The prediction has a mean pLDDT of 87.
Predicted 3D model of a 1516-nucleotide RNA (small-subunit ribosomal RNA) from an uncultured bacterium.
Its Rfam family is "Bacterial small subunit ribosomal RNA".
RNAcentral holds the sequence, with entries from ENA, Greengenes and SILVA.

[in-house]
RNA sequence: AGAGUUUGAUCCUGGCUCAGAAUCAACGCUGGCGGCGUGCCUAACACAUGCAAGUCGAACGAGAAAGGAGACUUCGGUUUCUGAGUAAAGUGGCGAACGGGUGAGUAACGCGUGGGUAACCUGCCCUGAGAGGGGGGAUAACCCGGGGAAACCCGGGCUAAUACCGCAUAAGCCCUUUUUUCGAGAGGAGAGAGGGGAAAGCUUUCGAGCGUCUCAGGAGGGGCCCGCGUCCGAUUAGCUGGUAGGGGAGGUAAGAGCUUCCCUAGGCGACGAUCGGUAGCCGGUCUGAGAGGACGGACGGCCACACUGGGACUGAGACACGGCCCAGACUUCUACGGAAGGCAGCAGUGGGGAAUUUUGCGCAAUGGGGGAAACCCUGACGCAGCAACGCCGCGUGGAGGAAGAAGGCUUUCGAGUCGUAAACUCCUGUCCCCGGGGACGAAGCAAGUGACGGUACCCGGGGAGGAAGCCCCGGCUAACUCCGUGCCAGCAGCCGCGGUAAUACGGGGGGGGCGAGCGUUGUUCGGAAUUACUGGGCGUAAAGGGCGCGCAGGCGGCGGCAGAAGUUCCGGGUGAAAGCCCCCGGCUCAACCGGGGAAGGUCCUGGAAAACCAUGCGGCUGGAGUGCUGGAGAGGCUAGCGGAAUUUCGGGUGUAGCGGUGAAAUGCGUAGAUAUCCGAAGGAACACCGGAGGCGAAGGCGGCUAGCUGGACAGACACUGACGCUGAGGCGCGAAAGCCAGGGGAGCAAACGGGAUUAGAUACCCCGGUAGUCCUGGCCGUAAACGAUGGGUACUUGGUGUGCGGGGUGAUAAAGUCCCUGCGUGCCGGCGAUAACUCGUUAAGUACCCCGCCUGGGGAGUACGAUCGCAAGACUGAAACUCAAAGGAAUUGACGGGGACCCGCACAAGCGGUGGAGCAUGUGGUUUAAUUCGACGCAACGCGAAGAACCUUACCGGGGUUUGAACUGGGGUGGAAGCCUGCAGAGAUGUAGGUGUCUUUUCGGAGACUGCUUCAGAGGUGCUGCAUGGCUGUCGUCAGCUCGUGUCGUGAGAUGUUGGGUUAAGUCCCGCAACGAGCGCAACCCUUGUCUGUAGUUGCCAUCAGGUGAAGCUGGGCACUCUACGGAGACUGUCGGCGAUAAGCCGGAGGAAGGUGGGGAUGACGUCAAGUCCUCAUGGCCUUUAUGCCCCGGGCUACACACGUGCUACAAUGGGCGGUACAAAGGGCAGCCAACUCGCAAGAGUGCGCGAAUCCCAAAAAGCCGUCCUCAGUUCGGAUUGCAGUCUGCAACUCGACUGCAUGAAGGUGGAAUCGCUAGUAAUCGCGGAUCAGCAUGCCGCGGUGAAUACGUUCCCGGGUCUUGUACACACCGCCCGUCACAUCACGAAAGUGGGCUGUACUAGAAGCCGCCGGGCUAACCCGCGAGGGGGGCAGGCGUCGACGGUGUGGCUCACGAUUGGGGUGAAGUCGUAACAAGGUAGCUGUAGGAGAACCUGCGGCUGGAUCACCUCCUU
Repeated sequence: AGAGUUUGAUCCUGGCUCAGAAUCAACGCUGGCGGCGUGCCUAACACAUGCAAGUCGAACGAGAAAGGAGACUUCGGUUUCUGAGUAAAGUGGCGAACGGGUGAGUAACGCGUGGGUAACCUGCCCUGAGAGGGGGGAUAACCCGGGGAAACCCGGGCUAAUACCGCAUAAGCCCUUUUUUCGAGAGGAGAGAGGGGAAAGCUUUCGAGCGUCUCAGGAGGGGCCCGCGUCCGAUUAGCUGGUAGGGGAGGUAAGAGCUUCCCUAGGCGACGAUCGGUAGCCGGUCUGAGAGGACGGACGGCCACACUGGGACUGAGACACGGCCCAGACUUCUACGGAAGGCAGCAGUGGGGAAUUUUGCGCAAUGGGGGAAACCCUGACGCAGCAACGCCGCGUGGAGGAAGAAGGCUUUCGAGUCGUAAACUCCUGUCCCCGGGGACGAAGCAAGUGACGGUACCCGGGGAGGAAGCCCCGGCUAACUCCGUGCCAGCAGCCGCGGUAAUACGGGGGGGGCGAGCGUUGUUCGGAAUUACUGGGCGUAAAGGGCGCGCAGGCGGCGGCAGAAGUUCCGGGUGAAAGCCCCCGGCUCAACCGGGGAAGGUCCUGGAAAACCAUGCGGCUGGAGUGCUGGAGAGGCUAGCGGAAUUUCGGGUGUAGCGGUGAAAUGCGUAGAUAUCCGAAGGAACACCGGAGGCGAAGGCGGCUAGCUGGACAGACACUGACGCUGAGGCGCGAAAGCCAGGGGAGCAAACGGGAUUAGAUACCCCGGUAGUCCUGGCCGUAAACGAUGGGUACUUGGUGUGCGGGGUGAUAAAGUCCCUGCGUGCCGGCGAUAACUCGUUAAGUACCCCGCCUGGGGAGUACGAUCGCAAGACUGAAACUCAAAGGAAUUGACGGGGACCCGCACAAGCGGUGGAGCAUGUGGUUUAAUUCGACGCAACGCGAAGAACCUUACCGGGGUUUGAACUGGGGUGGAAGCCUGCAGAGAUGUAGGUGUCUUUUCGGAGACUGCUUCAGAGGUGCUGCAUGGCUGUCGUCAGCUCGUGUCGUGAGAUGUUGGGUUAAGUCCCGCAACGAGCGCAACCCUUGUCUGUAGUUGCCAUCAGGUGAAGCUGGGCACUCUACGGAGACUGUCGGCGAUAAGCCGGAGGAAGGUGGGGAUGACGUCAAGUCCUCAUGGCCUUUAUGCCCCGGGCUACACACGUGCUACAAUGGGCGGUACAAAGGGCAGCCAACUCGCAAGAGUGCGCGAAUCCCAAAAAGCCGUCCUCAGUUCGGAUUGCAGUCUGCAACUCGACUGCAUGAAGGUGGAAUCGCUAGUAAUCGCGGAUCAGCAUGCCGCGGUGAAUACGUUCCCGGGUCUUGUACACACCGCCCGUCACAUCACGAAAGUGGGCUGUACUAGAAGCCGCCGGGCUAACCCGCGAGGGGGGCAGGCGUCGACGGUGUGGCUCACGAUUGGGGUGAAGUCGUAACAAGGUAGCUGUAGGAGAACCUGCGGCUGGAUCACCUCCUU
């Protein structure tokens, strides 16, 4: 510090995900030791049991018992001393308000921080001053009696005090008042006068000590108040009656509406009141570079709470966790009358939960309470226990050790790897075990005192002995192989793996990471600049409000002076400790701990400065505005006027149609339409001008005239003097559609009706047609309300149009020209910006100010709520759930019922076919035991098959065989091998007999060959062509496909290769940020066409000679033909024209041939997972007495059908018969076979020649001559069938070919549709060859005869180049929308039902404080001798307030709810085809209507529409 993931690829936007750190954790697997920490996050749920707050006899009264010893005794007991002034209880004092727990409540002066208190309190402690005199009356305990189950209570009697009460004395204390002084003031301080008000003793060693009272002060603690800070929701916008303030009074320690009476009517709130939700706050903790974000467990500070709610009492302190009273819920006891209780103290239990410990030891230490002290108490605390919960440390051994052991795994079978790893040898002893020693912590003058603990630590002994796992290995991300599995089982954080070769599942081996842990899950921060203060954006990605006016707010021109709030600086205070950071130190180290330092705030305060900002005063003119002059304009409103056109009505002329469409029909018309003329009526809109021209803030505005009226602009001066900019709310304007009321209604036209189209057509097209469109008034308030671009100001190169002004120039008036200048409006373009497209002085540049808005896609602009509206609906505006994307721009392709250009037998023009018939052949299908397999649009189908009767043969049935039919090697054993014969059998095979005796030798044997046996291993036309090689088809003989360097672009990529010409061609030329190059094209090769050289047999024969029935037959010759080797020839070379003078094209000459002369071979990068595992090769899988091998027989030849490819025909351009010409190219010895004979023929017999320019196949056929047939199912056609034969072959039954005779079917030119061919071609005619024993209508070749047509490129098909659009990229056989059906999920509505919280009105009223009364009761003081009275108090009563509760009525919220609504998801289903290419009606949009559905239609708008034309402008 980044990475993965949208795409074919790219850049950007943007979300999701990962790597890190952390944790009070939990879960899974595993687990040796120690140290230090931490340990109910859930039910503030309920709690058994024990303990957690007592202490003081030196405040006081009272005061046992058991036990021990003694005496007495009636032996029952009594009594003395002791136990003991002890125990227990009581009065009294102090403590119990600390310590400990928890986080429910609380959004608050609760907390934090800094202040205030002149508005306060403070027990114990410290300091100082002073005092303590003298009395009184009670009461617990105790005793007696009584009530009660108990808890407990009542009556009577006795008694003490540091308990209680008077009196005295007393101040500088308190109250009242006077006065002085200080202070701005509230008020403080001092002095005087009057009045008021205290006390307690105990102990003693007699020195004193401890207490008590009053006052003053201190320390520490607390109360109250204030500034600032402190979560979310506006779908909570208004809240408030003690409310806000004042006067009086009360109250408190104290200020205060804290309380009360009266008066006033205020107070709070968009700087977010009120309401709702959530939450204890902080020091800090985690994370982060920081800013920030999240958190507040342990430790420390504060707060709140103590079963729930209320209340006060006591006290220095409480509204009191282990106190009281009341109410409620719950639990326990009960004799039913009543009582008792409160673990959110420490342990512990139940419960809840994913989950959190021992009912331990000790007061030794630290600290606390009481006490004079000893001491007692202390679940605070110190320790121990449990838990890998966390952090830290240590160990599970170290060194050597290669035969690289065994074994595992892999393997290319060689080996590699686990691996020095192990074994083995030597060594060590941390932890561990045993034994011995053994602390610090313990202070204070000394002694004593240790829970931990016989612990830490030290020494000795023992023995490698007891101690390793977990996760991962497709990318991110470090680590790879084998097997199993076969879209199954499973994995998965994201992308994604798994459908037979899975580094992704499971296992093994190996490897990587961490290590007493490792993974997973949850949570937080980070990465995330993904809420952006630091530090983001808004033309098209999400995002500018439809437009204006404007309150608040924010921001604001140039000088001067003042002041000092902001700002900056200096000083003081504070920011507790702990923590973080630095230094030093202590535990062996570390974690941990100790000491010191530093750091930390928008903080408080004193002061300084004065640039900037705020503020005040006083100026300025540049911003802004006003006045004057002037012209431009569809700016707005109102009224009037005008002509053209449509329609309707009336009339005339006129006749059969009109209208409408792709074509039609509906419709109109003989009742006279359309057409045409005249007249009239009425409504709406204003052609030309007219222009990316003008005006307006936007919406928008278009005939003419008048009136009223807004704004902008220019010119030159004068004036005001910052008056400005923006603008949340608010107010106004706001196209079309729509709504209400009233008019109006010509045309147009949702809905609707009809006609067409169509599979359908609720559409597009046509004929009609109502709302509406128009006017007036009132609503609505939305649009692609768009420049998809908020407003303002300033700055930053230019060019060129245009509108309206001003100025200059010319001879000057005009026009025009040119120049300058202001405002507006366009285009191009520089810097710069931008993801790119593009923007570019009219910014999307550079800056500042203000507003609005965005934060992944879907759900959804939906639901709920609120507001507005008559309604339609508008505005505001979520969530659950779901996805790993959704997007923008650009790139390369592909595609388009887009465009341009150009090719091709592509169409057209022609000729002949196929499709109909019969047959042949292949295929599908069907059948079958098997009908072996493959090939499937073109590019499978007379294809693999260039030869299925057996064989072939892979299929089926049956019979056999198992190291095998063939191959290699090893071991054992026999025999040469081989050859011949018999028998059984369908054969394979089995069996028997005979024959044979190789080479070598060291004589044992060895070798080749072979039988049997055995081990390695063979075999497979078994599977996978989607694991492959090779080969092939196809686009396509189409003209293309690429590379290097350079350049351009962020990049994919582009350029080159595009463009202008030209070509068959990316062929060539020219141009050009390209320059070159490669694979293709062409040429080089073969063949054919002309000439020529050489050669002359087997070829040829012109001349000479011979010769025959004929004949190059013979001599001879090589001239010709020919043969087969070489050469020449053609190159746009030449002439003319065209063209840029080029390339080239057109025409001509010459030439056998002319622009590639004809034909062939030759097939770029690639595409189709094209074809082939059955040619061959080959990975993997499968099979191994079978899926191998051998044999016989059958099948591949089946046959209701369907298709492809052919043959033969349908006839007279023909058929039959007779006669008669002319080829080329081939083949031939297991061959071709002459001639002759026989047979009607197929053929047979015999046999010459020829391994072939010599002989043979061999006749070529169409043709030509002659003749018959005469349009007919025929003298056409030959299928089918019968009989008889021939040939091949072991064998023609299934299942060959051919011959003869007989038979003589369909068929009379073939529907829709479809194929081939552009010249020696089509058509037509025959000939040959391969395969082959035999078997072509197929295939491959050969020649003979030999046409027609091409205007042309609109259309069909295929292809090439450029361009354009795209939502396609598996690439249009693409993508994709909605209804419906099914499954499932979450949500909304809903008659209602249930719960929670809460407002309000009334009711009710416990405890208790306070107030009043207080006739009953009453010790202290007063009067009185007394009785008694007074004063005071108490019970009790009444009243205010008041918790729980009750009644009624609201609000908010949650859950459930028959039914219902849409939405999401799902392998796939149904219906259509809406969108993306002009998506086949351009799309989208607001609105309105309609419709199964996507949608359709109307009105207005937008371009984010293709294409063509025109116009306009710009560039070159």